[in-house]
Context: one part of a larger RNA
RNA sequence: CUGGGUGUAAAGGGAGCGUAGACGGCUGUGUAAGUCUGAAGUGAAAGCCCGGGGCUCAACCCCCGGAGCUGCAUUUGAAACUGCGCGGCUAGAGUACAGGAGAGGCAGGCGGAAUUCCUAGUGUAGCGGUGAAAUGCGUAGAUAUUAGGAGGAACACCAGUGGCGAAGGCGGCCUGCUGGACUGUUACUGACACUGAGGCACGAAAGCGUGGGGAGCAAACAGGAUUAGAUACCCUGGUAGUCCACGCCGUAAACGAAGAAUACUAGGUGUCGGGGCCGUAUAGGCUUCGGUGCCGUCGCAAACGCAGUAAGUAUUCCACCUGGGGAGUACGUUCGCAAGAAUGAAACUC
Numbered sequence: 001c002u003g004g005g006u007g008u009a010a011a012g013g014g015a016g017c018g019u020a021g022a023c024g025g026c027u028g029u030g031u032a033a034g035u036c037u038g039a040a041g042u043g044a045a046a047g048c049c050c051g052g053g054g055c056u057c058a059a060c061c062c063c064c065g066g067a068g069c070u071g072c073a074u075u076u077g078a079a080a081c082u083g084c085g086c087g088g089c090u091a092g093a094g095u096a097c098a099g100g101a102g103a104g105g106c107a108g109g110c111g112g113a114a115u116u117c118c119u120a121g122u123g124u125a126g127c128g129g130u131g132a133a134a135u136g137c138g139u140a141g142a143u144a145u146u147a148g149g150a151g152g153a154a155c156a157c158c159a160g161u162g163g164c165g166a167a168g169g170c171g172g173c174c175u176g177c178u179g180g181a182c183u184g185u186u187a188c189u190g191a192c193a194c195u196g197a198g199g200c201a202c203g204a205a206a207g208c209g210u211g212g213g214g215a216g217c218a219a220a221c222a223g224g225a226u227u228a229g230a231u232a233c234c235c236u237g238g239u240a241g242u243c244c245a246c247g248c249c250g251u252a253a254a255c256g257a258a259g260a261a262u263a264c265u266a267g268g269u270g271u272c273g274g275g276g277c278c279g280u281a282u283a284g285g286c287u288u289c290g291g292u293g294c295c296g297u298c299g300c301a302a303a304c305g306c307a308g309u310a311a312g313u314a315u316u317c318c319a320c321c322u323g324g325g326g327a328g329u330a331c332g333u334u335c336g337c338a339a340g341a342a343u344g345a346a347a348c349u350c
Stems, first nucleotide, its partner, number of pairs: 004321003007304002012318001014202001016200002021195001025089007033082002035078002038075002041072002049066006092192001093189003096185004104178007111155001116150007126137002163170002207248006216242002221237004259317006267295012299306002323350003332343004
C1' cells in the first nucleotide's frame, strides 16, 4: 500500500462557510475520450508452461515445434454505461407569497428582590463562626431593628429529558435593528445538488495587553483550628480575577466520547411548533409535516447496548487509527506580547 476499522478496545476534525477536487436526478439526440469488438504491426533470444527429441536413464543442460509475453502504437466497427456537446422535464435544490412559534444575535432603555457600604433613629452587651473552638467584629455602641442614600453584579417563581442556535452557547421587562428554521399555497427558476484538501470567519472557562469598574464571591497570600505533621479539607480575612470597552489567545470529558448528506427498513407511547378533516366547542378524535424523549421487532454488536434522531441496509465525499511506554516529548517550522498553541519523530525499553 491493500485489507480492516473509528459510541465504550487505537481512531470523527470543537463547529460552520466555502475554493480546487471527487461525486451527482428523469428524458431525447449527436460524438466516440474512457469502455467493448475484429484485423494487422510490434512485444529479441534464452528462461517459465505444453508436445516431441538428444546426452546409456534422470536432473542440470542441448535441439525442434507450440503457446505465452495479459503491453504499446495503428486501424474496422458497436453505442448500453461513464465523459463531452446540444435540447426538453420537475420528483432534488432554490425563489416568491401568506402565516404562526422561539432564553437565536446586536444595541439602547427600564424594574424589583437580595448582599455590602454610608448617614440618621431605637436599643445594649454581646455578635459571628464550628464537630467543638479560636482568629475576627463590638461600650469610640456592634449584632438586631426602622428610615433614607450609594454602588456593582445576577435575574427567584414562571421552568418543563420545554424552546432557539452550526457549535461554543442563549433565561427579568420594553423598544429598535437583524439571522435561521417550520407550516401552507404550488406561482417562478430548471439539477443551480451533496461533500469539501488547503483557505476564511466563529469558538466555554482560564490567561494576556490598554483603559474603566469593583457589591458579592474568591486562586495567591495572612491568621485561627485540626493533625504526628497539615504548605490541605473547616473557620476569619483577603489581592488578582470574576463585570464593561477595544484588541489578543484558540484550547476543554469543546461529549450523544456518535463527521456531513440522501434513500430505504414492524410497531407503541409522551411532548413542542404548524396544517387538514370530523365535532356547537377555545374539549376531544382521526390524519399529515417538522423537532425533541422513552419502549421495542427485524437487523447489527465482543458485550454493554443501538434500533426511522441507527451503532440496521446501501451510496457519495472529507477527517482519523495501526501494540504499551518513551511522548503529544525533542528538533525544525508556522502562529502568539507572553503563557503557550499547531504540526510532530527517533534512540531505547516491555
A computed fold for a 350-nucleotide part of an RNA from an uncultured bacterium, annotated as small-subunit ribosomal RNA, central domain. Model confidence (mean pLDDT): 89 of 100. Rfam family: Bacterial small subunit ribosomal RNA. The full RNA is in RNAcentral, with records from ENA and SILVA.